[in-house]
RNA sequence: UCUGUAAAAGGCAAAGCACUCGAAAGGGUGCGACGCAAAGCCGUGGGUCUAAAGCAGGAAUAACUGCCAUGAUUGCCAGGCUACCGGAG
Numbered sequence: 001u002c003u004g005u006a007a008a009a010g011g012c013a014a015a016g017c018a019c020u021c022g023a024a025a026g027g028g029u030g031c032g033a034c035g036c037a038a039a040g041c042c043g044u045g046g047g048u049c050u051a052a053a054g055c056a057g058g059a060a061u062a063a064c065u066g067c068c069a070u071g072a073u074u075g076c077c078a079g080g081c082u083a084c085c086g087g088a089g
Stems, first nucleotide, its partner, number of pairs: 001088004011036002016031006034075001040081003044078003047073003054067004
C1' cells in the first nucleotide's frame, strides 16, 4: 500500500419491549440480536423523513390545505479523518 476466504483477540447492535427527551421525524438509557470488516468519528454533497416557527391560500388572529429546514437520518449513497486482527506485496 492492497485485501477480508478461513482463524483468533475482541467490537458494534436492527426489529421489538420498558423508561425518558422532542411538535414531529427522531434521539438517549436498559433489555434484546437482524445484521455489520469501519454498523468508529464528521450532516460536507446528494437522497430520504418530519414541518414547530415562518410564508401563502382561507372573510379571519380559527379550523383546514399547500410551500419551506433552521430539525432528523452516517444501519441510504458519496466524500473527509482515524483504527484492531489476519492475509498478500

The RNA shown here (c-di-GMP-I-GGC riboswitch aptamer) has 89 nucleotides and comes from a Clostridia bacterium. NCBI's taxonomy places the organism under Bacteria, Bacillati, Bacillota, Clostridia. Rfam family: c-di-GMP-I-GGC riboswitch aptamer. Its Rfam clan is "c-di-GMP_I riboswitch clan".